[in-house]
RNA sequence: GGGCCCGUGGCUCAGCUUGGUUAGAGCACCUGACUGAUAAUCAGGGGGUCCUGAGUUCAAAUCUCAGCGGGCCCA
Numbered sequence: 001g002g003g004c005c006c007g008u009g010g011c012u013c014a015g016c017u018u019g020g021u022u023a024g025a026g027c028a029c030c031u032g033a034c035u036g037a038u039a040a041u042c043a044g045g046g047g048g049u050c051c052u053g054a055g056u057u058c059a060a061a062u063c064u065c066a067g068c069g070g071g072c073c074c075a
Stems, first nucleotide, its partner, number of pairs: 001074007010027004020058001029045005051067005
């Protein structure tokens, strides 16, 4: 230098193919119940506008372009 893949709550990921209802799950965290107490279990709760910018569209996490970061391969 070239090619491919990934980037979504604190962490690990789904959702993207086929744009549209309120952006979700597990774990973690907080509060309460239970217990002599802890754990486990049960109930409830907070937290992300989707890596950044631009474009297309009535409407973008989802499509397009550029950039940034990470991984793999080729040279």
Transfer RNA from a Candidatus Altiarchaeales archaeon, 75 nucleotides, folded computationally. Rfam family: tRNA. Rfam describes the family as follows. Transfer RNA (tRNA) molecules are approximately 80 nucleotides in length. It is annotated as a transfer RNA. The sequence was found in a public genome assembly.